A computed fold for a 107-nucleotide RNA from a Planctomycetota bacterium, annotated as SAM riboswitch aptamer (S box leader). Its mean pLDDT, the model's own confidence on a scale to 100, is 82. Of the family's consensus pairs, 90% are formed in the model. The source organism's lineage runs through Bacteria, Pseudomonadati and Planctomycetota.
[in-house]
RNA sequence: ACACCAUCCAGAGUUGGGCGAGAGCACAGGCUCGAUGACCCCAAGCCAACCUACCCGCGAGGGCAAGGUGGACCAGCCUGCCGCAGCAUGCUGCGGAACGAUGGAAG
Numbered sequence: 001a002c003a004c005c006a007u008c009c010a011g012a013g014u015u016g017g018g019c020g021a022g023a024g025c026a027c028a029g030g031c032u033c034g035a036u037g038a039c040c041c042c043a044a045g046c047c048a049a050c051c052u053a054c055c056c057g058c059g060a061g062g063g064c065a066a067g068g069u070g071g072a073c074c075a076g077c078c079u080g081c082c083g084c085a086g087c088a089u090g091c092u093g094c095g096g097a098a099c100g101a102u103g104g105a106a107g
Base pairs, nucleotide, nucleotide: 004104005103006102007101008100014044015043016042017041018040022033023032024031027080028079029078030077046071047070050068051067052066054063055062056061076099081096082095083094084093085092086091087090
């Protein structure tokens, strides 16, 4: 890397410093953010609870938030593929898949 398991419409829209033009997974169509400095990097705080530690429990499990991750405008920003329903006949809604992200375990 590939594959496996779990989660992804909740929560956190922060502050200071740095960089300097695009960013939001890939491609496309939209939409949104960005020199009033986005994205990204560092520090602190914040959210959360996948793993470890600790506590309770016979166990299932629960608690906590110290450590390892992760995350923080817009649903994974929406759509694209499949199925069903509706009817205004090409749109809407619901569900699923595919892809992606994060964690774990194994390798």